[in-house]
A computed fold for a 539-nucleotide part of an RNA from an uncultured bacterium, annotated as small-subunit ribosomal RNA, 5' domain. Model confidence (mean pLDDT): 82 of 100.

Context: one part of a larger RNA
RNA sequence: GAACGAACGCUGGCGGCGUGGAUAAGACAUGCAAGUCGAACGGGACAACAUUUGUAGCAAUAUAGAUGUUGUUUAGUGGCGAACGGGUGCGUAACACGUGGGGAAUCUGCCGAGAAGUGGGGGAUAGCUCGCCGAAAGGCGAAUUAAUACCGCAUGUGAUCAGGGAAGACAUCUUUCCGACAUCAAAGCCGGGGCAACCUGGCGCUUCUUGAUGAUCCCGCGGCCUAUCAGCUAGUUGGUGAGGUAACGGCCCACCAAGGCGAUGACGGGUAGCUGGUCUGAGAGGACGACCAGUCACACUGGAACUGAGACACGGUCCAGACACCUACGGGUGGCAGCAGUCGAGAAUUUUUCUCAAUGGGGGCAACCCUGAAGGAGCGACGCCGCGUGGAGGAUGAAGGCUUUCGGGUUGUAAACUCCUGUCAUUUGAGAACAAUGCCCCGGAUUUAACUGGUUCGGGGUUGAUAGUAUCAGAAGAGGAAGGGACGGCUAACUCUGUGCCAGCAGCCGCGGUAAUACAGAGGUCCCGAGCGUUGUUC
Numbered sequence: 001g002a003a004c005g006a007a008c009g010c011u012g013g014c015g016g017c018g019u020g021g022a023u024a025a026g027a028c029a030u031g032c033a034a035g036u037c038g039a040a041c042g043g044g045a046c047a048a049c050a051u052u053u054g055u056a057g058c059a060a061u062a063u064a065g066a067u068g069u070u071g072u073u074u075a076g077u078g079g080c081g082a083a084c085g086g087g088u089g090c091g092u093a094a095c096a097c098g099u100g101g102g103g104a105a106u107c108u109g110c111c112g113a114g115a116a117g118u119g120g121g122g123g124a125u126a127g128c129u130c131g132c133c134g135a136a137a138g139g140c141g142a143a144u145u146a147a148u149a150c151c152g153c154a155u156g157u158g159a160u161c162a163g164g165g166a167a168g169a170c171a172u173c174u175u176u177c178c179g180a181c182a183u184c185a186a187a188g189c190c191g192g193g194g195c196a197a198c199c200u201g202g203c204g205c206u207u208c209u210u211g212a213u214g215a216u217c218c219c220g221c222g223g224c225c226u227a228u229c230a231g232c233u234a235g236u237u238g239g240u241g242a243g244g245u246a247a248c249g250g251c252c253c254a255c256c257a258a259g260g261c262g263a264u265g266a267c268g269g270g271u272a273g274c275u276g277g278u279c280u281g282a283g284a285g286g287a288c289g290a291c292c293a294g295u296c297a298c299a300c301u302g303g304a305a306c307u308g309a310g311a312c313a314c315g316g317u318c319c320a321g322a323c324a325c326c327u328a329c330g331g332g333u334g335g336c337a338g339c340a341g342u343c344g345a346g347a348a349u350u351u352u353u354c355u356c357a358a359u360g361g362g363g364g365c366a367a368c369c370c371u372g373a374a375g376g377a378g379c380g381a382c383g384c385c386g387c388g389u390g391g392a393g394g395a396u397g398a399a400g401g402c403u404u405u406c407g408g409g410u411u412g413u414a415a416a417c418u419c420c421u422g423u424c425a426u427u428u429g430a431g432a433a434c435a436a437u438g439c440c441c442c443g444g445a446u447u448u449a450a451c452u453g454g455u456u457c458g459g460g461g462u463u464g465a466u467a468g469u470a471u472c473a474g475a476a477g478a479g480g481a482a483g484g485g486a487c488g489g490c491u492a493a494c495u496c497u498g499u500g501c502c503a504g505c506a507g508c509c510g511c512g513g514u515a516a517u518a519c520a521g522a523g524g525u526c527c528c529g530a531g532c533g534u535u536g537u538u539c
Base pairs, nucleotide, nucleotide: 001539002538003537004536006535007534008533009532010531013387014386015385016384017383018382019380020379026343027342028341030340031339032338035080036079037078040077041076043074044073045072046071047070048069049068050067051066052065053064054063055062056061087298088297089296097222098221099220100219102218103217104216106215107214111211112210113209114208115207116206117205118204119153121151122150129142130141131140132139133138158184159183160182163178164177165176166175167174168173188203189202190201191200192199193198224270225269226268231261232260233259236258237257238256239255240254241253243251273295274294275293276292277288278287279286280285300321301320302319303318304317323334324333325332326331351377353376354375355374359373360371361370362369363368390420391419392418393417400411401410402409403408424480426475427474428473429472430471438462439461440460441459442458443457444456445455446454447453483528484527485526486525487524488509489508490507494523495522496521497520498519504511505510
């Protein structure tokens, strides 16, 4: 000099863009952060309409019940999602990360493309009802019911599989083709036409191939300190066989052999998530890894599996532990390193805010619902950048202050005063973009026997949290807006007074003991300026 996720002191007008728990991976009140589908299913509730029955009425009608249809809603069964997104950096010196157009012995829901199917049956169970236990959390029994829930059967395009053929290869083996027996599937729903049988469209479902995406595994190389750590290792190193896995493999096991690693630093100890990058520097390097992006690990602590395409699962389950809460004392419940917020520790780090309008994600045919992801607003000079606090004129160089050799000098065109301007703030009015390729309606074309539906084209309409914001126009009036540090040398900037080795200053050298440009105050000056200094850390 530069830099910072900074802190502290004094001061503080506006805006834009960023950024904000670095310490206790300490403990957490409260609210929200993952739901959705009634076009899978049977019920329940409510409403409307129709039919019918009873009662009242002379009648119109009123009222109660039953049945049916339609609509709205949804506790439960079922499907998909909940493995993404979001947080943190504890652990980890490791194929964890980075890199490599390195590798394979692998899996892959939804999505794209393609092939072939979707036949016929069965038994339950939640819910509801009834009974019982319990303070609660919740649980037990009986009866009964549905499905795209569950289970057989059929079919087998196809898949799995013994084996065989061909080509290549010294061989292990590789590529390709054929392939017996056996095993393995499925589900319906919503429209349109039709009296019905049935036909047809869309969305699904099943078996498989392939692509894409995602994931798993292996390898070469690379990146911390320590030898005051020198030897380490028995599933250890390799083989055979069997098991296990989606898959290779001591991954696991039985047997056999005795290997394997190491001064090119094994083993041990310490520290640490890694990277793109960031800071600094002319560079080489050095230090760092906040925000953003990729990746890994973790989710109160330790362990385990279940479900599933995917987890050994932050807002799932089970076991153990610590802690906390409720309790009728028998027993239960919980997990903010999600967003806000509280306490604590700390020099130190924000609102218990708005909206799903946009982008993206989940569910749904869709409408739409959910989304503390995200988009916004709020707070903090925490940082960077921009703007302003006025401009021109104005000498009798006013007054006052300071100083003085008492003549003056200086503050100083500074002020007053005159004439202007209107940025920002204030105020009045107008007022956005982000919004369409989405959605709705209408029409045309095409597909079809026809409509719905699908595809496509055109027209119209609708949807904004931010926000009455940005921006624009007008009004008024210099009105509302300057401080901090320094002044002995380094280092730009000097005098007076006070003090008298005292009080004090200080980054280094050093100042202060009666003429202190170094302490304290004042005037003046210098530097920077909504900041200026101090401290800490890095180069």